[in-house]
RNA sequence: GGAGUCGGCCGGGCAGCCGCUCUCCUGCGGUGCCGGCUGGUGCCGUUGGGGGGAGGAAAGUCCGGGCUCCGCAGGGCAGGGUGCCAGGUAACGCCUGGGGGGCGUGAGCCCACGGAAAGUGCCACAGAAAAUAGACCGCCAACCCCGACCGCUCGCGGGUGGUCGGGCGGCAAGGGUGAAAAGGUGCGGUAAGAGCGCACCGCGCCGGUGGCAACACGCGGCGGCACGGUAAACCCCACCCGGAGCAAGACCAAAUAGGGGAACACGCAGCCAUCGCUGCAACGUGCGGCCCGCACGGGUUCCCGGGUAGGUCGCUCGAGGUGCACGGCGACGUGCAUCCCAGAUGAAUGGCUGUCCUCGACAGAACCCGGCUUAUAGGCCGGCUCCCACA
RNA sequence: GCGGGCGUCGUAUAACGGCCAUUACCUUGGCUUCCCAAGCCAAAGACGUGGGUUCGACUCCCAUCGCCCGCUCCA
Numbered sequence: 001g002g003a004g005u006c007g008g009c010c011g012g013g014c015a016g017c018c019g020c021u022c023u024c025c026u027g028c029g030g031u032g033c034c035g036g037c038u039g040g041u042g043c044c045g046u047u048g049g050g051g052g053g054a055g056g057a058a059a060g061u062c063c064g065g066g067c068u069c070c071g072c073a074g075g076g077c078a079g080g081g082u083g084c085c086a087g088g089u090a091a092c093g094c095c096u097g098g099g100g101g102g103c104g105u106g107a108g109c110c111c112a113c114g115g116a117a118a119g120u121g122c123c124a125c126a127g128a129a130a131a132u133a134g135a136c137c138g139c140c141a142a143c144c145c146c147g148a149c150c151g152c153u154c155g156c157g158g159g160u161g162g163u164c165g166g167g168c169g170g171c172a173a174g175g176g177u178g179a180a181a182a183g184g185u186g187c188g189g190u191a192a193g194a195g196c197g198c199a200c201c202g203c204g205c206c207g208g209u210g211g212c213a214a215c216a217c218g219c220g221g222c223g224g225c226a227c228g229g230u231a232a233a234c235c236c237c238a239c240c241c242g243g244a245g246c247a248a249g250a251c252c253a254a255a256u257a258g259g260g261g262a263a264c265a266c267g268c269a270g271c272c273a274u275c276g277c278u279g280c281a282a283c284g285u286g287c288g289g290c291c292c293g294c295a296c297g298g299g300u301u302c303c304c305g306g307g308u309a310g311g312u313c314g315c316u317c318g319a320g321g322u323g324c325a326c327g328g329c330g331a332c333g334u335g336c337a338u339c340c341c342a343g344a345u346g347a348a349u350g351g352c353u354g355u356c357c358u359c360g361a362c363a364g365a366a367c368c369c370g371g372c373u374u375a376u377a378g379g380c381c382g383g384c385u386c387c388c389a390c391a
Numbered sequence: 392g393c394g395g396g397c398g399u400c401g402u403a404u405a406a407c408g409g410c411c412a413u414u415a416c417c418u419u420g421g422c423u424u425c426c427c428a429a430g431c432c433a434a435a436g437a438c439g440u441g442g443g444u445u446c447g448a449c450u451c452c453c454a455u456c457g458c459c460c461g462c463u464c465c466a
Stems, first nucleotide, its partner, number of pairs: 001387010012356007020053006027046008055362001059373002062371005067245004079241005084098005099113001100111004114236002119234002121230003136175002138171003144167010183201006202225001203223005208217003249313004259304006267280005283297005320339008357360001392462007401416003409446001418434005439455005
């Protein structure tokens, strides 16, 4: 100088003017309560003044918790989730440290990383064969059978040895198929071969050593080796999970219409001892307006309760921020000091002007918090690695 | 704000992890007709996007994008 990797931080700055929202102080106006003395205390509106006012993701709503209501003796089934080990935490699927595997020259990065010898299922096409292995090409002078030829022998029927071909067979080393073909290399062995035997490597089991553990070992012994992949297929094992969500939930509470209660008033006729029942009339409502007709309904006043509209609370002081010290490799924990930092409900953070620069990305709270994921112009700081050159 | 569901040719749909993705309407071309319609034959056209698991993904898992539905109290 170039290339890269990891971690942390910022997210236009300054000034002026005009607005919005919350809150505090003060003055004024209206109004309620207490008290009755010059007062005290709230609510609403408003003048003036002080203070606070979006994010690292406020997003997606993917996890976990607080909070609230409902349910619940305890346990189990079903369902869902998580899945190497240890730790952190309120909890987590998050974080930290470690183990194992993979990638990279390296700093570093990635991993849904329990169980396939509990059982079931699936493995298309190709291929001989796809999980109780199998035999297309290929290899095969051992054994058995048949045929041909040659040699030897002979009692001419045969016997025996060899060569070639075929059959019955043997083999799984090589070729070929496939994502995957039932340990690898070498030597021996054999008719040819093969863990068939042996050595080394690999694998499994038992033990030893180190480690809390996962696990590791150039440690010891045993086993020729025995069981392919798939559990983000069913499943098994271990652990965890009650359901709903601030439109949760609590309080105050209007008009109208229902519900309950009390008081008052209540025409005629029939049945009937009474209560009451039935019918008619009047009144009200409906059948499009009016009449007839039909159907339904006793009335007036007052009180009580539930709920709706509306309002208030929940609502932001919290597993909180910052600094220092201590413990821990770290995540984090403990102690002390200090700070208060949006709380709306048609929903506030804006607009204009000037100026500077590197000319400004993704994007806006709605009960709160811890994470994860996704989006993000540009800039700053630090640790580390590799390459080149020079000293 | 909270909760739930769904994405496949232009439209409406189907799918056991074995895919060269099904069917109907539509579109295009041909046959038929004097011409059109109907009919017959043929063709084109899609798994929302990106990763992962698997030999293999429309299907299983994760993330993301888009769309749709529901919501006070009492009864």

Two RNAs folded together computationally: RNase P RNA and transfer RNA, 466 nucleotides in total. Rfam match: Bacterial RNase P class A. Rfam classes the family as a ribozyme.